[in-house]
Context: one part of a larger RNA
Molecule: small-subunit ribosomal RNA, 5' domain
Organism: uncultured prokaryote
RNA sequence: GAACGAACGCUGGCGGCAGGCCUAACACAUGCAAGUCGAACGCAUCCUUCGUGGAGACUGGCGCACGGGUGAGUAACGCGUGGGCACCUGUCCCGGGGUGGGGAAUAACCGCUGGAAACGGCGGCUAAUACCGCAUCCGCCCGGGUUCGGCCGGGGAACGGCGCCCUAAGAGGAGCCCGCGUUGGAUUAGCUUGUUGGUGAGGUAAUGGCUCACCAAGGCUACGAUCUAUAGCUGGUCUGAGAGGAUGAUCAGCCACACUGGGACUGAGACACGGCCCAGACUCCUACGGGAGGCAGCAGUGGGGAAUAUUGGACAAUGGGCGCAAGCCUGAUCCAGCCAUGCCGCGUGAGUGAAGAAGGCCUUAGGGUUGUAGAGCUCUUUCACCUGCGAAGAUGAUUACGGUAGCAGGAGAAGAAGCCCCGGCUAACUCCGUGCCAGCAGCCGCGGUAAUACGGAGGGGGCUAGCGUUGUUC
Numbered sequence: 001g002a003a004c005g006a007a008c009g010c011u012g013g014c015g016g017c018a019g020g021c022c023u024a025a026c027a028c029a030u031g032c033a034a035g036u037c038g039a040a041c042g043c044a045u046c047c048u049u050c051g052u053g054g055a056g057a058c059u060g061g062c063g064c065a066c067g068g069g070u071g072a073g074u075a076a077c078g079c080g081u082g083g084g085c086a087c088c089u090g091u092c093c094c095g096g097g098g099u100g101g102g103g104a105a106u107a108a109c110c111g112c113u114g115g116a117a118a119c120g121g122c123g124g125c126u127a128a129u130a131c132c133g134c135a136u137c138c139g140c141c142c143g144g145g146u147u148c149g150g151c152c153g154g155g156g157a158a159c160g161g162c163g164c165c166c167u168a169a170g171a172g173g174a175g176c177c178c179g180c181g182u183u184g185g186a187u188u189a190g191c192u193u194g195u196u197g198g199u200g201a202g203g204u205a206a207u208g209g210c211u212c213a214c215c216a217a218g219g220c221u222a223c224g225a226u227c228u229a230u231a232g233c234u235g236g237u238c239u240g241a242g243a244g245g246a247u248g249a250u251c252a253g254c255c256a257c258a259c260u261g262g263g264a265c266u267g268a269g270a271c272a273c274g275g276c277c278c279a280g281a282c283u284c285c286u287a288c289g290g291g292a293g294g295c296a297g298c299a300g301u302g303g304g305g306a307a308u309a310u311u312g313g314a315c316a317a318u319g320g321g322c323g324c325a326a327g328c329c330u331g332a333u334c335c336a337g338c339c340a341u342g343c344c345g346c347g348u349g350a351g352u353g354a355a356g357a358a359g360g361c362c363u364u365a366g367g368g369u370u371g372u373a374g375a376g377c378u379c380u381u382u383c384a385c386c387u388g389c390g391a392a393g394a395u396g397a398u399u400a401c402g403g404u405a406g407c408a409g410g411a412g413a414a415g416a417a418g419c420c421c422c423g424g425c426u427a428a429c430u431c432c433g434u435g436c437c438a439g440c441a442g443c444c445g446c447g448g449u450a451a452u453a454c455g456g457a458g459g460g461g462g463c464u465a466g467c468g469u470u471g472u473u474c
Base pairs, nucleotide, nucleotide: 001474002473003472004471006470007469008468009467010466013346014345015344016343017342018341019339020338021304026302027301028300030299031298032297035062036061037060040059043056045054046053069257070256071255078182079181080180081179082178083177084176085175088173089172092170095167096166097165098164099163100134102132103131109124110123111122112121113120114119143152144151183229184228185227190220191219192218195217196216197215198214199213200212201211202210232254233253234252235251236247237246238245239244259280260279261278262277263276282293283292284291285290310336312335313334314333318332319330320329321328322327349379350378351377352376359370360369361368362367383415385410386409387408388407389406393401418463419462420461421460422459423444424443425442429458430457431456432455433454439446440445
């Protein structure tokens, strides 16, 4: 000098754009943040113009694995980059083929009943695109077998509009493997027994000690293994002429986590933030028998802290879920609110005006300076204010923002300047007070009776809605 997710002190007019718990991955009151489909199905209820229309719980389908948060853990194929394959893929796109005929239940509901509640138990009725056999099967999979024609066994279906089933290819998305790169410590020198390899098997969508049995005794390491400390990684960001150094807020990609630890279920996809089970800590309810919960979603509260915002509006737009659609849901998102936190822009007036007014300060008492500064005179009206009109964003309708932006008119210099410094470094000097006191200070150093260095004043210098200080990085 530059920079900052900054804080503190003094001060503070307006607008645009951005940013806003860096600390306790501390604990959380309350509300909202994931539903939707009656064009899958039965029931039951309300309205009815008898055409139907609407609300409800349940069965069923799709979604809830996205979107949103956080950075605890992780020094790792986690990430970055470049390759590879032994694999899977709901919805979507392209092509081929099929869609026959049956059956048994069950929730809702009704009755009885347990419990304070959470939640159940028993009996009975019923439907389906829910469930289960059977038949079929060009393709597909496995085994035998092959004369390469084909044979044997197993696997699917739901016409009610969209559909559903099988298969091949694609797109997009996952999974796994490898080369290289990725912080400090040797006051950590040895580490390892599923360890290293093989055979066989199991398991997985799939390779593989991933797991198991047996066999061999290997494998890593001074080019730093192991241990320990620290840390999410990257595109980027800051600085710098560059090389480099530092950093990883906002935005974007990947990873990991969801009270702590463990586990699986469902599913195309999870070992699943607002799902389940177990254990633990904590909090709450209880009739003491037993139950309920998880803000590192958006707001908000307590606490911690130098420090970081509203318990706001709307689905109008963009996007997502469901639905044939109308539409519903969406604290994603779009907006608004708060904060000079930052960057950028604008304003606080312009011209004229010497009697160089008064006052202040200094003085050698003549004067000098404040100073064209003020007053006075002549103008202008940005921004703010008042009145009226009033958008784009919306390809047909629909606008939260918002009576906002903007436009027109109006009044009146009117509503709008501070902060730091003045010994040298470093731009800017005098007087008074104080007297090694009170104090200043980034370094050198000032102050013990004339202090340009302390405090005040006048004057001056710098920056300016900011200016200084502190912290951190280069």